[in-house]
Context: one part of a larger RNA
RNA sequence: GUGGUCCCCAAGGAACUCGGCAAAAAAGCAGCCGUAACUUCGGGAUAAGGCUUGACGCUCCGCAAGGAGCGCCCGCAGCGAAAGUAUUCCUGGCAACUGUUUACCAAAAACACAGCUCCCUGCGAACUCGCAAGAGGAUGUAUAGGGGGUGACACCUGACCAAUGCCAGAAGGUCAAAUAUCGGCGUUUUCUCUCUACCGCAAGGUGGAGAGGAGGUGACUGAUAUAAGCCCUGGUGAAUGUCGGCCGUAACUAUAACGGUCCUAAGGUAGCGAAAUACCUUGUCGGGUAAGUUCCGACGCGCACGAAUGGUGUAAUGACUGGGAAACUGUCUCGGGGACCAGCUCG
Numbered sequence: 001g002u003g004g005u006c007c008c009c010a011a012g013g014a015a016c017u018c019g020g021c022a023a024a025a026a027a028g029c030a031g032c033c034g035u036a037a038c039u040u041c042g043g044g045a046u047a048a049g050g051c052u053u054g055a056c057g058c059u060c061c062g063c064a065a066g067g068a069g070c071g072c073c074c075g076c077a078g079c080g081a082a083a084g085u086a087u088u089c090c091u092g093g094c095a096a097c098u099g100u101u102u103a104c105c106a107a108a109a110a111c112a113c114a115g116c117u118c119c120c121u122g123c124g125a126a127c128u129c130g131c132a133a134g135a136g137g138a139u140g141u142a143u144a145g146g147g148g149g150u151g152a153c154a155c156c157u158g159a160c161c162a163a164u165g166c167c168a169g170a171a172g173g174u175c176a177a178a179u180a181u182c183g184g185c186g187u188u189u190u191c192u193c194u195c196u197a198c199c200g201c202a203a204g205g206u207g208g209a210g211a212g213g214a215g216g217u218g219a220c221u222g223a224u225a226u227a228a229g230c231c232c233u234g235g236u237g238a239a240u241g242u243c244g245g246c247c248g249u250a251a252c253u254a255u256a257a258c259g260g261u262c263c264u265a266a267g268g269u270a271g272c273g274a275a276a277u278a279c280c281u282u283g284u285c286g287g288g289u290a291a292g293u294u295c296c297g298a299c300g301c302g303c304a305c306g307a308a309u310g311g312u313g314u315a316a317u318g319a320c321u322g323g324g325a326a327a328c329u330g331u332c333u334c335g336g337g338g339a340c341c342a343g344c345u346c347g
Stems, first nucleotide, its partner, number of pairs: 002342008011333002015331001020328001030052004038043001040152001054073001056071006074078001087326007094318002099111002115150007127136003153313004158243003163240002165236005172231003179225006186217014244262005271305001272302001283299005
């Protein structure tokens, strides 16, 4: 002189640090007294805070165990404590709560939750698994089951159906493969007619070509008839979502209740707001400090809050997160000393 596990420290006491991280301290679910704001009246609460605790003697209560009162004695110290065993208070944010989670870097404000709401489902249910049989749902039956969202409770949840989705509708437009019917083209049977080659004196016979009629057939092809869907007509937001601009105006100035105009489906309501959201920004004012980019209370030109992707509050709860205070301390000023273990060096 290095690392580790412990112990002690003058004066100061968070000046350390991102942050009281770590450590220290207090209390010790014993008795008596006492206990605030707030509150969902249950809590908050062991709130906070204060006093007592041994031995001996007497009195009283009690069946006893024990308890209460008075007196007296000793010590620095009486739960004389080995184990075990809350630091507390003030004030914000978020999440109601107990719970769950990234086994092995995240325990949370994330997930869940009771509650609220929407959609589907009439039972051989919807939905899920399976090719199917079948099974779950459920030996249940809409006060039931499945799915989506929100997330206790309180007060509430505004406008827009133009787009997208979903639901309903059926008049019209468009539209598939089959199928049916009617054609075309091809092919084939038969009949009639016309022309023509050969034989024959003639009647006629044997062939060829063309036209027409009546049938058969089907590779191909056309038309007509036919569903849902789409177009279309409505509805629907606790469906996906969206929720403006410019100009002017009042007895100083400023501002604009007010007016004009353009656009839109409609132009953000209540509430909240420099916020877990505010760029400018350490906004401005107030509080706290000697001094405060954090914090608390206000203000509101909200770059870019806002109402179940919920809005705003809220007692209780939280190994959550921000700010402050008391107590306490080697966190620090600023280090020092000691015990043990390991490493290095020496032997």